[in-house]
Molecule: TPP riboswitch aptamer (THI element)
Organism: marine eukaryotic metagenome
């Protein structure tokens, strides 16, 4: 790297319509999927913060903020350096 087990973690805008709710569109791994992603080498997530700047139909969307602060692991093969 990889296997196996355990565990962390997000789920927006926006259109229709029969408005209870279905069914579509955008970004994107992944928008409630049994799939993704990410487990200290820790930017997955979050806190700042529905912050500041740009775009968009529209957003939590991109870029700053981030050399910030948090933030969830044992084990075993291979392999390659010393």
């Nucleotide at each position: 790297u990889c296997u196996c087990u355990c565990g962390g973690g997000g789920u927006g805008c926006u259109g229709a319509u029969u408005u209870g709710a279905u069914c579509g569109g955008c970004u994107g791994a992944g928008a409630u999927u049994u799939a993704c992603c990410c487990g200290u080498u820790g930017a997955a997530c979050u806190u700042g913060a529905a912050c500041u700047g740009g775009a968009c139909a529209a957003u939590a969307c991109c870029a700053g903020c981030g050399u910030a602060g948090g933030g969830a692991a044992g084990a075993g093969u291979a392999u390659a350096u010393a």